[in-house]
RNA sequence: CAUGCAAGUCGAACGAAGGCUUCGGCCUUAGUGGCGCACGGGUGCGUAACGCGUGGGAAUCUGCCCUUGGGUACGGAAUAACUCUCCGAAAGGAGUGCUAAUACCGUAUGAUGACGAAAGUCCAAAGAUUUAUCGCCUGAGGAUGAGCCCGCGUUGGAUUAGCUAGUUGGUGGGGUAAAGGCCUACCAAGGCGACGAUCCAUAGCUGGUCUGAGAGGAUGAUCAGCCACACUGGGACUGAGACACGGCCCAGACUCCUACGGGAGGCAGCAGUGGGGAAUAUUGGACAAUGGGCGAAAGCCUGAUCCAGCAAUGCCGCGUGAGUGAUGAAGGCCUUAGGGUUGUAAAGCUCUUUUACCCGGGAUGAUAAUGACAGUACCGGGAGAAUAAGCCCCGGCUAACUCCGUGCCAGCAGCCGCGGUAAUACGGAGGGGGCUAGCGUUGUUCGGAAUUACUGGGCGUAAAGCGCACGUAGGCGGCUUUGUAAGUUAGAGGUGAAAGCCCGGGGCUCAACUCCGGAACUGCCUUUAAAACUGCAUCGCUUGAACGAUGGAGAGGUAAGUGGAAUUCCGAGUGUAGAGGUGAAAUUCGUAGAUAUUCGGAAGAACACCCGUGGCGAAGGCGACUUACUGGACAUCCUGUUGACGCUGAGGUGCGAAAGCGUGGGGAGCAAACAGGAUUAGAUACCCUGGUAGUCCACGCCGUAAACGAUGAAUGCCAGUCGUCGGGCAGCAUGCUGUUCGGUGACACACCUAACGGAUUAAGCAUUCCGCCUGGGGAGUACGGCCGCAAGGUUAAAACUCAAAGGAAUUGACGGGGGCCCGCACAAGCGGUGGAGCAUGUGGUUUAAUUCGAAGCAACGCGCAGAACCUUACCAACCCUUGACAUGGCGAUCGCGGUUCCAGAGAUGGUUCCUUCAGUUCGGCUGGAUCGCACACAGGUGCUGCAUGGCUGUCGUCAGCUCGUGUCGUGAGAUGUUCGGUUAAGUCCGGCAACGAGCGCAACCCACGUCCUCAGUUGCCAGCAUUCGGUUGGGCACUCUGGGGAAACUGCCGGUGAUAAGCCGGAGGAAGGUGUGGAUGACGUCAAGUCCUCAUGGCCCUUACGGGUUGGGCUACACACGUGCUACAAUGGCAGUGACAAUGGGUUAAUCCCAAAAAGCUGUCUCAGUUCGGAUUGGGGUCUGCAACUCGACCCCAUGAAGUCGGAAUCGCUAGUAAUCGCGUAACAGCAUGACGCGGUGAAUACGUUCCCGGGCCUUGUACACACCGCCCGUCACACCAUGGGAAUUGGUUCUACCCGAAGGCGGUGCGCCAACCUCGCAAGAGGAGGCAGCCGACCACGGUAGGAUCAGUGACUGGGGGAAGUCGAACAAG
Repeated sequence: CAUGCAAGUCGAACGAAGGCUUCGGCCUUAGUGGCGCACGGGUGCGUAACGCGUGGGAAUCUGCCCUUGGGUACGGAAUAACUCUCCGAAAGGAGUGCUAAUACCGUAUGAUGACGAAAGUCCAAAGAUUUAUCGCCUGAGGAUGAGCCCGCGUUGGAUUAGCUAGUUGGUGGGGUAAAGGCCUACCAAGGCGACGAUCCAUAGCUGGUCUGAGAGGAUGAUCAGCCACACUGGGACUGAGACACGGCCCAGACUCCUACGGGAGGCAGCAGUGGGGAAUAUUGGACAAUGGGCGAAAGCCUGAUCCAGCAAUGCCGCGUGAGUGAUGAAGGCCUUAGGGUUGUAAAGCUCUUUUACCCGGGAUGAUAAUGACAGUACCGGGAGAAUAAGCCCCGGCUAACUCCGUGCCAGCAGCCGCGGUAAUACGGAGGGGGCUAGCGUUGUUCGGAAUUACUGGGCGUAAAGCGCACGUAGGCGGCUUUGUAAGUUAGAGGUGAAAGCCCGGGGCUCAACUCCGGAACUGCCUUUAAAACUGCAUCGCUUGAACGAUGGAGAGGUAAGUGGAAUUCCGAGUGUAGAGGUGAAAUUCGUAGAUAUUCGGAAGAACACCCGUGGCGAAGGCGACUUACUGGACAUCCUGUUGACGCUGAGGUGCGAAAGCGUGGGGAGCAAACAGGAUUAGAUACCCUGGUAGUCCACGCCGUAAACGAUGAAUGCCAGUCGUCGGGCAGCAUGCUGUUCGGUGACACACCUAACGGAUUAAGCAUUCCGCCUGGGGAGUACGGCCGCAAGGUUAAAACUCAAAGGAAUUGACGGGGGCCCGCACAAGCGGUGGAGCAUGUGGUUUAAUUCGAAGCAACGCGCAGAACCUUACCAACCCUUGACAUGGCGAUCGCGGUUCCAGAGAUGGUUCCUUCAGUUCGGCUGGAUCGCACACAGGUGCUGCAUGGCUGUCGUCAGCUCGUGUCGUGAGAUGUUCGGUUAAGUCCGGCAACGAGCGCAACCCACGUCCUCAGUUGCCAGCAUUCGGUUGGGCACUCUGGGGAAACUGCCGGUGAUAAGCCGGAGGAAGGUGUGGAUGACGUCAAGUCCUCAUGGCCCUUACGGGUUGGGCUACACACGUGCUACAAUGGCAGUGACAAUGGGUUAAUCCCAAAAAGCUGUCUCAGUUCGGAUUGGGGUCUGCAACUCGACCCCAUGAAGUCGGAAUCGCUAGUAAUCGCGUAACAGCAUGACGCGGUGAAUACGUUCCCGGGCCUUGUACACACCGCCCGUCACACCAUGGGAAUUGGUUCUACCCGAAGGCGGUGCGCCAACCUCGCAAGAGGAGGCAGCCGACCACGGUAGGAUCAGUGACUGGGGGAAGUCGAACAAG
């Protein structure tokens, strides 16, 4: 807001019209009149208020209803309807004429009524009807309803602190039903407010509802009570009742009709429509019931109400089947491939029928009648498992797990968090869990949250004690007497509506729901009683407090004066070249005479030693001495005086370091800013040289500090010990002991604390009062107020953002922290590397390919104990596809193997020749081999070492790493393992709340060094033969070989130490303090290395990422690095000579061979790019091999490069070591300067632990824990978000002043107009009384003008804040 309905009724009040009539009357209704329309129904705009709740009160009214008293007489004039005329589009209106009443008016009567002190005065009515009766008027009482007043309660904000002129009170008057500034005139100057006035914002209040153990917190839908409102604002009329939802008037906005002149309207009634929105129903039926209005009644009306419709929106109840059923079916999913699971689940078999469906009967609600609901509820019968299951979840919280897909993507997420190739966290599937006609999400409220703490918290370090005091209001307050009864306690009465909640019953099949009874409603009021406690009043007291007297202590304060040392400056003297200053320097001063030194003078500031966890003060703070003035504390005495005078303290007031500000002084030293010099990557710093404000004084501001004991004030109580300051008392042994009061410290018990710690000076146990806190950041910031000259202070938010921020303690790690100790770590030495040439590896580059891996130490002569082919993994070309290799099936052949020729780069293809397997049960039976076919599969040096096993490197052969029991701690954890010694060692000794044990250390093992013994061939030869070859005889003594044993243990002595462990020295001994060298590598660290040794999960390729062949490449070459070799020469080169080895190898060999050892010795060369050095290049040759071109080694002749000892830097080594010299071996066809071994010759040095590096133990700090290669702050540059300021601008709310002044009631006027009554008049009419229109006035809504306050929006520009990568520096360790 279209449309319909939601308030009418009465003919028994009245006339009239129309209709019907059996003429008796009856019916319908527009109008007059009466009652109702103020109920019922809707909504929550406004309202912080006597609005509501609760309990009281007096100055009132009340239609209809009930009880009761009295009355109801006589008259009169109009008017609508109706008739006629007219105006208007309409709505409607104007005029003329007629008429009735329970409409209107007059008179009478008039009280138990009203007024009044009284006398007295004044006021009413209506009839209808045939009888009953229903009405009307006037009193009294009741009931019901309504109005008014008061106590108490009732949201947030003080960044709202002052508000108020009808305001507060009085008197007179008016007004109202009624008290009252409700209104008015006059008088007074009051009233409200920190116990929160005023203002702003928000909000209907309550019974109740939700939640909670309760106290509380949140809320005010349905139902019930009250209030307010009805398009917005104002106003009255009528009436018993309204300032009236479906009435009137005016103004305004909007909508509709119009003939443009004018009119009409108000769903926050029921339906319904549009709009808005995440979202909320039918334009239904009936008055049958309950109620309401009218009526005498019948009855009419009733979107109140009763019902139905829509929505799983809520609550309650029920179903979707029950029993049996193992081949554990099929299918799905998983799988360790066996199986498991879905799962008795299904199918099958046997049953049942709630619901739904079909048929039949059929209520209660209704009392005599009347049933919308409704053929509904309910009952009976029938058929058939038939009609009926979803939603969420499965990482933890939190019940429930696997596969696939995806690969920090897609996505999930309440919090923690998940996802980067094996995701129980994403998506799907299987399975599982939960709830179930629902389930999940979102939003909201309470709970958990003791996280606003009344019940019931805190403030040393986590957030939190005002910087300190004085003191107002307030709060709290010692002992005692009497009274009172406000608080308090108890009893009684009233009230606390009903419903709801709770308890007991009843009715719907149960339940939800509903009915009955009870209890409860914790509250308020009245009254009675008690008198302990608190309050109030009162008699007292002395212990709290204060005062008095005496006394000593003190950097307590203020003012004036005085002093010496030092510093600087000035003057003078002596004196000469430096002085200052620093880690080192320079700026600076100085030959114009500094620094140094002596004397004299000036100035300002501060007061060394004494000086002390000593003193004083409220705190800030106070330090030379003297004087004056002055505050406080303490002790003692009288047990002197007062007699609770006390404590705390919101506001308030005062004091209040340093810096800073204003005015005027002062200015020696010091010293922000500033200048210069250094340092540094930079150095607007640290260091140095200067230097101005300031520091000082006077007066006035500021009012803050880590103003700290990070600990408010006051009082009482609760073990001690040891110091120290100031008083007192007692004792004597006269300088000590004991005791007491007040301060100030250390340690420590009970107790407290999260711990650290506190502990009679509490952070213990209690009481009183004040202040403050409530996650981090934003922020002690913005805006506003107050203060200030300013700087700024004080009070003090929000948006937004994070999941933490923080405290104490623990274990580690780390430190440019500390202590102790060790190591070829440094130092002391010797020799190298880095420079040259070459070799080799790597990077880089190049390439068709230069295969791959290794990357600080701990990759780089490493994998590689040896790339011409092969190796080979790489590249090019050409080939193969069950494959070069394994197992299985089918078929064929009978072997295998050797061989000729041709094509080809070869693989390969074709071809010739020789030969024709074994066993046997004699069966092509078995085995074996080859070929062919198809499929399972083979194959991969393809990826992932960050999916893995195994192996290895490294810290490190460092001395550590742990456990059981006990003990300590709330706990993480600690103790043991720390401590004192000692050691190579967590090795040992001693001590100890620890006692033991394990893995590591050591020892046990191997080799070398000495001796003994056994055995003597191929080894050895002292003596004897033999020959001069240990060749042979002989021997096994020696060497040697290889079996077994002995030996070394701090065992012995001295010293030292603790009488220990051990250490130092010595003896003996082959060897002396682990004899030397190996092997041996704890718990762990590095996501260390390796998928290319091997093994292996997953992924990937399958005529190729597999396999084969030929050729090439791994060997490239502007360059850079690592590791080596050879040198640069005379300690050498060359030539000659030259003894003794060892390990090892050669299929066997102590016999033979490899085999020449090199160093050494002699001669020569004579300091030069050489007789050094040998690269490079030319030529020739040897060897291996199918083959030395790319790309082998060696030999000979010739050539003869760089290089004259190597910058910065850096490596190895402590004794048979370094250095130097050669020899051997493995792999290998060949190839070493490499690797692994062997022996020969054979040194120097170590004072020592300050420093560098690495490591161990203890301790300390930490904002680190991916553990310093850590963490982390701010400026600047970047984009985004919310917000503050902001010239201005838009809108809302509100106040003040003025203007305008609709309607309305009130007041005045009313010359116009008027039936009733009165007077005069015969009458006409006149006058009076009383009114009406009109006009005027004050009040006042809307509107206007001007100014102010306040809130919100926009806003160029700008401030800070939050966020991810870059720049520069800073914090956490001594950062």
A computed fold for a 1375-nucleotide RNA from uncultured Rhodobacter sp., annotated as small-subunit ribosomal RNA.
Its mean pLDDT, the model's own confidence on a scale to 100, is 83.
The source organism's lineage runs through Bacteria, Pseudomonadati, Alphaproteobacteria, Rhodobacterales and Rhodobacter.
Its Rfam family is "Bacterial small subunit ribosomal RNA".